[in-house]
RNA sequence: GAAAUAGAUAGAGGUCGCGUGUUUCAUCAGUAGAUUCCGGGAUGCAGCAGAUGCAGAUGAAAGGAAUGGAAAGGGGAAGACGCCGAAAGGAGACGGGACUGCACCGUUUGCCUUGGGCAUACAGUUAACAGCUGUAUGACUGUCAUCAGUAUUGAUGGGGAGCUAUCGGAACA
Numbered sequence: 001g002a003a004a005u006a007g008a009u010a011g012a013g014g015u016c017g018c019g020u021g022u023u024u025c026a027u028c029a030g031u032a033g034a035u036u037c038c039g040g041g042a043u044g045c046a047g048c049a050g051a052u053g054c055a056g057a058u059g060a061a062a063g064g065a066a067u068g069g070a071a072a073g074g075g076g077a078a079g080a081c082g083c084c085g086a087a088a089g090g091a092g093a094c095g096g097g098a099c100u101g102c103a104c105c106g107u108u109u110g111c112c113u114u115g116g117g118c119a120u121a122c123a124g125u126u127a128a129c130a131g132c133u134g135u136a137u138g139a140c141u142g143u144c145a146u147c148a149g150u151a152u153u154g155a156u157g158g159g160g161a162g163c164u165a166u167c168g169g170a171a172c173a
Base pairs, nucleotide, nucleotide: 001172007167008166009165010164011163014084017083018082019081020080022078023077024076025075034067035066036065037064038063043055044054045053046052047102048101049100050099087114088113089112090111091109092108093107094106095105096104115141116140118138119137120136121135122134123133124132125131143158144157145156146155147154148153
């Protein structure tokens, strides 16, 4: 001089970039549950299946009427905060509720997948045709490589364990 790997620091992506509280507004819903009456005549409730417990002929459930009447989860808006594997999904492990299994809820692990948002279709979730999640397809966008072209554009391909900048500084000369 050269510049590889590891590592460190900083940064970019944007049709609402991502996430988490807070406030507020609808929805849920004139629903659930409550009380009273009618009715009916043996079951009902505790997520499901057991086990167990409780209520029930001093009248269970279904159904109807009246009075009064929610909340959670999910969503919109505003604003705050933390951020750019931001985060999301799956799988596993652990924990929770009186017991067991499943489901559910919470925590956790780069074990796996996804660069990002958007649209459409399907599936799941849901009270919901809202929203969310997943998969596929499409164009867009960011980034890198190669090729073409040339003044910044096109084509193809890749994946966030990526990309850019700075530091670092082996081989080699």

Record summary: A computed fold for a 173-nucleotide RNA, annotated as Lysine riboswitch aptamer. Model confidence (mean pLDDT): 77 of 100. The sequence was found by an Rfam model in a public genome assembly.